[in-house]
RNA sequence: GGAGUAGACUAAAUGGCCGCCGGGAAUAUUUUUCCUGGAGGAAAGUCCGAGCUCCACAGGGCAGGGUGGUCGCUAACAGCGACUGGGGGCGACCCCAAGGAAAGUGCCACAGAAAAAAGACCGCCCGCCUUCGGCGGGUAAGGGUGAAACGGCGAGGUAAGAGCUCACCAGUAUCCCGGGUGACCGGGAUAGCUUGGUAAACCCCACCUGGAGCAAGACCAAAUAGGGAGGCGUUUGAGGGUGGCCCGCCCGAUGUCUCCGGGUAGGUUGCACGAGGCAUCUGGCAACAGGUGUCCCAGAUGAAUGGCCAUUGCCUGAUUCUUUUAAGGAUCAGGAACAGAACUCGGCUUAUUGGCUGCUCCAGCC
Numbered sequence: 001g002g003a004g005u006a007g008a009c010u011a012a013a014u015g016g017c018c019g020c021c022g023g024g025a026a027u028a029u030u031u032u033u034c035c036u037g038g039a040g041g042a043a044a045g046u047c048c049g050a051g052c053u054c055c056a057c058a059g060g061g062c063a064g065g066g067u068g069g070u071c072g073c074u075a076a077c078a079g080c081g082a083c084u085g086g087g088g089g090c091g092a093c094c095c096c097a098a099g100g101a102a103a104g105u106g107c108c109a110c111a112g113a114a115a116a117a118a119g120a121c122c123g124c125c126c127g128c129c130u131u132c133g134g135c136g137g138g139u140a141a142g143g144g145u146g147a148a149a150c151g152g153c154g155a156g157g158u159a160a161g162a163g164c165u166c167a168c169c170a171g172u173a174u175c176c177c178g179g180g181u182g183a184c185c186g187g188g189a190u191a192g193c194u195u196g197g198u199a200a201a202c203c204c205c206a207c208c209u210g211g212a213g214c215a216a217g218a219c220c221a222a223a224u225a226g227g228g229a230g231g232c233g234u235u236u237g238a239g240g241g242u243g244g245c246c247c248g249c250c251c252g253a254u255g256u257c258u259c260c261g262g263g264u265a266g267g268u269u270g271c272a273c274g275a276g277g278c279a280u281c282u283g284g285c286a287a288c289a290g291g292u293g294u295c296c297c298a299g300a301u302g303a304a305u306g307g308c309c310a311u312u313g314c315c316u317g318a319u320u321c322u323u324u325u326a327a328g329g330a331u332c333a334g335g336a337a338c339a340g341a342a343c344u345c346g347g348c349u350u351a352u353u354g355g356c357u358g359c360u361c362c363a364g365c366c
Base pairs, nucleotide, nucleotide: 001362002361003360004359005358006357007356009355010354012312013311014310015309016308017307018306020038021037022036023035024034025033026032040338044349045348047347048346049345050344051343052213053212054211055210064209065208066207067206068205069083070082071081072080073079084098085096086095087094088093099204100203104202105201106198107197108196121143122142123139124138125137126136127135128134129133151169152168154166155165156164170194172191173190174189175188176187177186178185179184217269218268219267220266227260228259229258230257231256232255239251240250241249242248276295277294278293279292280291281290282289283288314335315334316333317332318331319330320329321328322327
């Protein structure tokens, strides 16, 4: 210098002007002024797990759903940490939904004779015949197909062959010894000689598992219906209409008035002190836990958190100057992402500009 890999952090700064939402104070009665707080690492997707709220619920079981190496962490988790096993990479490092295929069932495209206790296409061997060939039998050693072909390799054996037999190796099952909390690792003995893959296919095993969600829920409360209590009234006329009042006229009895209650619009609350942030110490490999100190840090409801200007910084490009190169300076132009709270937390996933650090590999120079 190039290529890669892992990790955390940051999300330009300062000042001025004009605005927006919340809180407080003064003025003062709806004005004005001042002080103060005001998005994110993902606020996102709403994919998991909780808090909180309401509904349901004796106990047990089935169905349904979820999870699946071990040991830890955590309020909990499908999350995180460390480790084991498997896979990928020269490496740093990365990936795994990682119980069971020897309980049963299903499936395995194309090609191939055959895709799972079955099978003979070519070839090889034997026999027969009508002998450039055909038929029958044996053979999974050789060829060919495929992602995958019924252990590998050598010797014996045979008509040719074959775990048919034997040695070694691989694998499976059982048992033993040693190490580890454990997954598991290392070693040994025996057995039958060998058992394809697929369970985010059905299924089996083990464990977990009520439902709905802040539009939850609670409170206040114009209006309407139905409900309750009381008053007045039914030819002795309550009440209503007749555009202000009286008379008059008209309507009028399952009526009408008041209160309670009801709970729509609207408002308040839930709702901002919390599994809280920061600093530091202790324990632990770590996730994390504990102690001490310190801080209070958005709360809108058509929904605030913005805009403009100046200076400085960062990145990119061009021109130019200095310089042996590397590099540095000056001027000009452009750029700065993804995105935006809505009950709150812990995760995961996805989007994303520029910068930083550790480590690995390759090349060059000293």
Source information
A computed fold for a 366-nucleotide RNA from a Thermodesulfobacteriota bacterium, annotated as Bacterial RNase P class A. Rfam family: Bacterial RNase P class A. The family's RNA type in Rfam is ribozyme. NCBI's taxonomy places the organism under Bacteria, Pseudomonadati, Thermodesulfobacteriota. A source record names the gene rnpB. The sequence is in RNAcentral, with records from ENA.